The part of an RNA shown here (large-subunit ribosomal RNA, domain VI) has 255 nucleotides and comes from uncultured Chlorophyceae. Rfam family: Bacterial large subunit ribosomal RNA. The organism belongs to Chlorophyceae, within Eukaryota.
Context: one part of a larger RNA
RNA sequence: CGUUAGAGUAUUGAGAAGAGCCUUCCUUUGUACGAGAGGACCGGGGAGGACAAACCUCUGGUGUACCAGUUCUUUAAAAGGGAAACGCUGGGUAGCCAUGUUUGGUUCGGAUAACCGCUGAAAGCAUCUAAGUGGGAAGCCAACUUCAAGAUGAGUACUCUCUUUAUAAGACCACAGCAAGACUAGCUGUUUGAUAGGUAUCAAGUGUAAGCCGGGUAAUCGGUGUAGCUGAGAUAUACUAAUAGGUCGAACGAG
Numbered sequence: 001c002g003u004u005a006g007a008g009u010a011u012u013g014a015g016a017a018g019a020g021c022c023u024u025c026c027u028u029u030g031u032a033c034g035a036g037a038g039g040a041c042c043g044g045g046g047a048g049g050a051c052a053a054a055c056c057u058c059u060g061g062u063g064u065a066c067c068a069g070u071u072c073u074u075u076a077a078a079a080g081g082g083a084a085a086c087g088c089u090g091g092g093u094a095g096c097c098a099u100g101u102u103u104g105g106u107u108c109g110g111a112u113a114a115c116c117g118c119u120g121a122a123a124g125c126a127u128c129u130a131a132g133u134g135g136g137a138a139g140c141c142a143a144c145u146u147c148a149a150g151a152u153g154a155g156u157a158c159u160c161u162c163u164u165u166a167u168a169a170g171a172c173c174a175c176a177g178c179a180a181g182a183c184u185a186g187c188u189g190u191u192u193g194a195u196a197g198g199u200a201u202c203a204a205g206u207g208u209a210a211g212c213c214g215g216g217u218a219a220u221c222g223g224u225g226u227a228g229c230u231g232a233g234a235u236a237u238a239c240u241a242a243u244a245g246g247u248c249g250a251a252c253g254a255g
Base pairs, nucleotide, nucleotide: 001150005161006160007159008158009157010156011155015147016146017145018144021049022048023047024046025045026044027043033038051104052103053102054101055100059098060097061096062095066091067090068089069088070087071083072081073080074079107142109141110140115135116134117133118132162253170248171247172246173245174190175189176188177187178186195241196240197239198237199236200235201234202233204230205229206228211224212223213222214221215220
C1' cells in the first nucleotide's frame, strides 16, 4: 500500500515445512522346513543406540563480589584496600546449560512399483491384459507436529464505532517493566494499580558474625548462638516511581 467505512477478538486451511531411523533379546519354537547340520515367516513383549524437541525435579557445569577461609597492608582490633581485568582456596541461590530429566518416530487406511494372481479372447489351445478384476513396499497420498488469507482467488464468524475539522471504536507515543529481546517487535502494568524498586516474612546459600563473658602464660578454645551476612527466588505490603499528558484515527461506506 492492497484486501473497498474504520476497528477488536477468534478462526477455516489452499499451500509450505518438519518428522519418518536402526540394533538386539525373550516368546511363538528348537515349531514349520530339512536325512542331518541347521533353522524360520506371521504375531506378541522387553531393552538399547543415534537423532529431534521441550524442560531444570534429580545428577552435574557455570554462577566476576552471595558466604566463608587465607597471604600482604591501612599501628593493633573492627571495617576496608591492591594483588594482571575474581589474589588464591572451599562452597553456592536464580538464570543459562548437558553429560541430566521427560517425550517422540504410532496407525485404521487409499492409490501404486517390481512382482504374484483370477477370469479371458484376438489365435477353438495357451496366455496376469487386449475388455474386466484382485493382492502387493522403509517409497507416494493421507494420518502426526508447526507455519499459513499478499490464498491479489486477499476467505469466515462474533463484537464495537458512527455525522465533520475535531473526534468515536481503537491504536500509537510517553512512563514502570519482563520468564520477550541485537535494534525493532512481542507481552504485562500505568493509582479503578502489585509493573519495578524498597520493606517484612519465608525459601535457599554460606557455616556459628561483631561485642561481651569464661578457660589458657600464649597461640587460641568455649559460651551467648543453626549465629551473622546474603544477587537474581516465593508470598505479602502502595513506602518510592508508573505523574502530567500528547498524537493518529471513520462518518453508513462511491473510485